[in-house]
Context: one part of a larger RNA
RNA sequence: ACUAGUUAAGGGAAUUCAGCAACAUUGGCCCUGUACCUUCGGUAUAAGGGGUCCCUACUUUAGUGUAUGUAUAUAUGCUUUUGUAGGGCUUGGUGACAAAGGUAGUCCGACUGUUUAACAAAAACAUAACCGACUGCAAGCCAGUAAUAGUGUGUAUAGUCGGUGACGUCUGCCCAGUGCCUGUACUUAAAACUCCUUUUCAAGGGAGCUAAGAGCUGGUAAACGGCGGGGGUAACUAUAACUCUCUUAAGGUAGCGAAAUGCCUUGCCGUUUGAUUGACGGCCUGCAUGAAUGGCGUAACGAGAUUACCGCUGUCCCUAACUAGUACCCUCCGAACACUCUUUUCCGGUGCAAAAGCCGGAGAAUUCCAGUGGGAAGUGAAGACCCCGUGAAACUUUACUGUAGCCAGUUGUUGUGAUGUGAGAUUUGUUAUAUAGCGUAAAUGGGAGUCUCUGAAGCAGAGUCGCCAGAUUCUGUGAAGACAACAAUGUAACACCAUUUCUUGAAUUUUACAUUACUCUACCACGUAAUGUGGGACCGCUGCUGGUGGACAGUUUGGCUGGGGUGGCACGCCGUUGAAAAGGUAUCAAUGGCGCCCAAUGGUUGACUCAAGCGGGUCAGAAAUCCGCUGUAGAGUGCAAGAGCAAAAGUCAGCCUAACUGGGAUCAUAACAAGAUUGAUCUCAGUAACGAAAGUUUGGUCUAGCGAACUCCUACACCUCCUUGACUGGGGGGUAGGCAUGACCGAAAAGUUACUCCGGGGAUAACAGAGUUGUCGCGCCCGAGAGCUCAUAUCGACGGCGCGGCUUGCUACAUCGAUGUCGGCUCUUCCUAUCCUGGCGCUGCAGAAGGUGCCAAGGGUGGGGGUGUUCACCCAUUAAAAGGGAUCGUGAGCUGGGUUCAGAACGCUGUGAGGCAGUUUGUUUAAUAUCUACUGGAAUUGUUUAUUGUCUGAAGGGAAGGACCAUUUAGUACGAGAGGAACGAUGGUUCGACGCCACUGGUGGAUCGUUUAUCCGAUAGGGUACGACGAGCAGCUACGCGUUAAGAGGUAAGUGCUGAAAGCAUCUAAGCACGAAACUCUCCUUGAAAAGAGACAUGAGAACUCCCAUAGAAGAUGGGGUUGAUAGGACCGGGAUGUACGUACCGAGGCAACGAGGUAUUCAGUCCGCGGUUACUAACCG
Repeated sequence: ACUAGUUAAGGGAAUUCAGCAACAUUGGCCCUGUACCUUCGGUAUAAGGGGUCCCUACUUUAGUGUAUGUAUAUAUGCUUUUGUAGGGCUUGGUGACAAAGGUAGUCCGACUGUUUAACAAAAACAUAACCGACUGCAAGCCAGUAAUAGUGUGUAUAGUCGGUGACGUCUGCCCAGUGCCUGUACUUAAAACUCCUUUUCAAGGGAGCUAAGAGCUGGUAAACGGCGGGGGUAACUAUAACUCUCUUAAGGUAGCGAAAUGCCUUGCCGUUUGAUUGACGGCCUGCAUGAAUGGCGUAACGAGAUUACCGCUGUCCCUAACUAGUACCCUCCGAACACUCUUUUCCGGUGCAAAAGCCGGAGAAUUCCAGUGGGAAGUGAAGACCCCGUGAAACUUUACUGUAGCCAGUUGUUGUGAUGUGAGAUUUGUUAUAUAGCGUAAAUGGGAGUCUCUGAAGCAGAGUCGCCAGAUUCUGUGAAGACAACAAUGUAACACCAUUUCUUGAAUUUUACAUUACUCUACCACGUAAUGUGGGACCGCUGCUGGUGGACAGUUUGGCUGGGGUGGCACGCCGUUGAAAAGGUAUCAAUGGCGCCCAAUGGUUGACUCAAGCGGGUCAGAAAUCCGCUGUAGAGUGCAAGAGCAAAAGUCAGCCUAACUGGGAUCAUAACAAGAUUGAUCUCAGUAACGAAAGUUUGGUCUAGCGAACUCCUACACCUCCUUGACUGGGGGGUAGGCAUGACCGAAAAGUUACUCCGGGGAUAACAGAGUUGUCGCGCCCGAGAGCUCAUAUCGACGGCGCGGCUUGCUACAUCGAUGUCGGCUCUUCCUAUCCUGGCGCUGCAGAAGGUGCCAAGGGUGGGGGUGUUCACCCAUUAAAAGGGAUCGUGAGCUGGGUUCAGAACGCUGUGAGGCAGUUUGUUUAAUAUCUACUGGAAUUGUUUAUUGUCUGAAGGGAAGGACCAUUUAGUACGAGAGGAACGAUGGUUCGACGCCACUGGUGGAUCGUUUAUCCGAUAGGGUACGACGAGCAGCUACGCGUUAAGAGGUAAGUGCUGAAAGCAUCUAAGCACGAAACUCUCCUUGAAAAGAGACAUGAGAACUCCCAUAGAAGAUGGGGUUGAUAGGACCGGGAUGUACGUACCGAGGCAACGAGGUAUUCAGUCCGCGGUUACUAACCG
């Protein structure tokens, strides 16, 4: 010194973020008595008050004995228990142990419960209760590739999922968005299928049909979610019941409200306090409250958060003492961490900007021991913050790309019917009108005959078609002809036959779809089984196809950057400046532009001259058009700026399309110094335009106006392959052009991480340092002004010049293989730009009190309230309550309230994961000290003669004192008065310093006494619980006591004397004198190791060992050692406690026995780290 404890006078939370900590208080049992509130159960052991021990007598309860010839009895014991009364002792009777501090307000959560094993126990989770969704059982949900399994051998009073979170009272408006559900005439929509097409087949292409889905319609918010702005108005003002307007899907209702939510903000008011960034109650201007993402209340409950009061206290004022254990000392055993080197100092400087090692100066004899933690930007851990990486991981989603799953269509498994609606094929009919033509001519071919008693034409009836003219079929009648050819008309000529097309009918057959039915059948379920029951060609499974699809997976999520992010584009181009007279040259430097436009704004030829001003002139004005003069460009040139341009590069007109095609080269892009791309320039050839011609023209007077590969498209009298009768078609190549990448030499691409990880960076931020000093702070100069007058008693504008390095910035120099970050506590030192105290000047200084300035850093600069605060504000004091530095001094010194990890909540924000210099609650602070430094304690050597003693005093240390009050001076000086000093003297107070323990107080495990439980059988006497409690010697202590004079010298500001320079004046230049708490002495203290190592005296001892204490961690120091009182013992004294044991008597009672206790013996007994006396013991032997 620490750890764990004990006790503290007076005060009583003043401590602190916070009563943290502390059995400090309360405490058990009995009696009494208990409020508000309340869900009537509680609250409640509420709170508050009284009692509690021993003895004696009586009484009460219960059990159990013994005796009696009387037995439901009597007598007498033991144990247990209740109550009353009396007696008694003490500070104290649950005497130790055991054993709630209480009350009130607020927030949150209803409650008991659960949780981050090892930093979060909570307001988080859960919960009963409420609500919603799915689900009729082969269900739904869930596990699995599947078989199968769970819920469940349960069945909607059930199961699963989601939200809210007891109870009370309520739960408003919005369906536009996103989800979910419903419907769906129509639109869109894949494969299969159908049709068409590619000469055929096929791949391919197109069209049709079409499911789910989407569009579309409606519903749904206890689904995800959302719930406005502006203006005006009332007879004071203010406000706005009222009103106007914009706008929305709807515009926040009830309730609550500076709140766990309010930025501003410490809102305003009230209560609480001496003082309140707190708390509570109100208000409402709600940055950004609000209704099952539940709103508002709420008894009870809570190791939850917060405030106040009472009690209590060492939390504190302000510390002290004690106990045990460490530490310390001796012996033995004996690690870990750390580790360049060294002979391991201080100050200043320097240096990559913070040095033990460099430079300069100073200091330092050497070694050891115990301590303290200032430094080693100490040790520990390749910084967790920040940035970077074409790093990782996890999570999210309307990122990209996919996959399970689910929904749907379709193939197969897959059978049999009926009806309806289509389609195809076959058979058989039917139909076909432009005009002309007798006539209703389908097309082509053949063709000169065909049909007819097997009944022609005609007529009658019926049917079908129809262009309304007719055609055609059947039946009857009729009884012998009708048609074609020829001719005419016409594109085509007809009978008859064949083929094909169109219209339309019937039959047969195939097939598709819809509806419906069937099943000893596929398949499924139940069932012991059955040709059983129930389903049934559905479902299921399989292939293909479409949709949906963070459930899952793989990835991406740019660069520059005075850190990063946000912002911006400085990311591709152009002009000017910067740019420093070649070229080139950076910045998130300055100033501006481009991502086009124009068929004329292009080419050529010719002609002309602009802007502006002046003069003149009808309407006509300052400006219209006209005339004249001057007019180097003051205009114009499509667009920026620069350059250029006058018979033009500008303006106007004529004719045109060279804004063309194909080669080559040069330059710039890209300095020096390589490419792509793009642009420009020159030239050759061709073809053209204009011009009489020379000639000009390869767009715009020049410098911007732009883009790779792959894929695709277009063009081509190109090449090649396949194909074709065929340059017929196709593929490939080539050339040219087009579609774009603006992050512009060009990936196909969103977020979060505080749950994080890895690799790196001081290439790069946050703290601190360094540089700078805009800002900040402090001065100076000038002096407009005000101060009645008067710049300078005091204040001082507009301006100017500095200093400091405290604020805030800037820079990014040091540190990212780590220099611990705010505030407080503790402790030290320095500065002065001085708050007080001291000395002075001026004053708009009468005095008093002030104002302002000069010198001065010796000392002082305090206590509280709220807040984490620094700061600021407030309260009461005070001489004053100054400002700063020291890594914003100080975490190997403490704390941990704030900030800044992981949990959680609110508001806001985001679809979400999440986020917020917003709020709130909770949340591990390592270590044995190697060196140095410092505080102390020792040893050794040197100092040329030991040893012992006495000094000197170089050099250090100290503040050893600081301040105030009162009285007196004196009611004096001064002043009209009111008021009202000083020099000096005296007494005290307070803060500090040093010392002490007679007193007071604390402690006091020396000790004495009281007492509980228990043990030693009882008594006596003791042990254990430091048992508790009352006192308390010595010692140590503060809260107690003592001391804490007075001066000298030299100076500062200032005041003077004499006195010139400068015949005066002048404190100064020479000289002289005063003058402060500051400086040097005086005072106390260290100090011959002061290397310049001192002086004087003395002239043999010193150490170990032994007994010790006025000393002490170990060493050391001091005393003693028989010639001795050094220690112990004994005795005496003094002191502490408080009257011992034993005996006698008394004692409430009781027949007695007994009996707490009292009195006397007895200021007794017991004890003593103290004093004295005394060699009894030990200081022996060495």

Predicted 3D model of a 1182-nucleotide part of an RNA (large-subunit ribosomal RNA, half B) from a Candidatus Woesearchaeota archaeon. Its mean pLDDT, the model's own confidence on a scale to 100, is 82. RNAcentral holds the full RNA, with entries from ENA. Lineage of the source: Archaea > Nanobdellati > Candidatus Woesearchaeota.